[in-house]
Molecule: THF (Tetrahydrofolate) riboswitch aptamer
Organism: uncultured Ruminococcus sp.
This record gives sequence, structure tokens and C1' cells, in this order.
RNA sequence: CAGAGUAGAAGCCUGUGCGUGAAGUGUCCUUUGAACGGGGAGUUGUCAGAGGAACGAAAAUCGCAAGAUUGCGGUAUGGGCUUCGCAUCCCGCUG
Repeated sequence: CAGAGUAGAAGCCUGUGCGUGAAGUGUCCUUUGAACGGGGAGUUGUCAGAGGAACGAAAAUCGCAAGAUUGCGGUAUGGGCUUCGCAUCCCGCUG
């Protein structure tokens, strides 16, 4: 001087649910906490919990009914594939 490596993130496919009497998701504010390459430190970044605020949706068909099916939701979660991947600093590792 160059490089490797994590947690994880994103996209696509798919299984099982939830909602469609609107919860969830997303946005903003306050607060608490957690994680962040093998070791140490670690943010104004990331994630999660709690409280608050504004906004806000796609239903259709069948059925006597219960309900079913097909959709819809920046929906929850499991699996598969691909891509990306320590904010940053010091040390270590490989060449």
C1' cells in the first nucleotide's frame, strides 16, 4: 500500500397467517434500550420498546346463512435465490 471476513440490509420467488367493521405499514416528536468484521472504542447513523401527533386504503363474485374464492395492504412470519455489507478510529489477520 492492497485485500479478506460479521451482524445485517435490499430485491425477486414461494409457503402459512392477519386485516379489508382498518389493525398493520409508512411519516413526525419525546423518551428508554440494544446491536454494529477476530479484539477494543463507538456516532448526529441503524434497529427495537413505550408515549404522543398528523395522514390514511379495494373490493368483487358465489352462498338462505355460516362462510368460500379471487383480489387488495409500502401487512406479519418461515423458506429459497441474487446483490450489497464493519459510519468511523486503533490493533490484529493475509499478500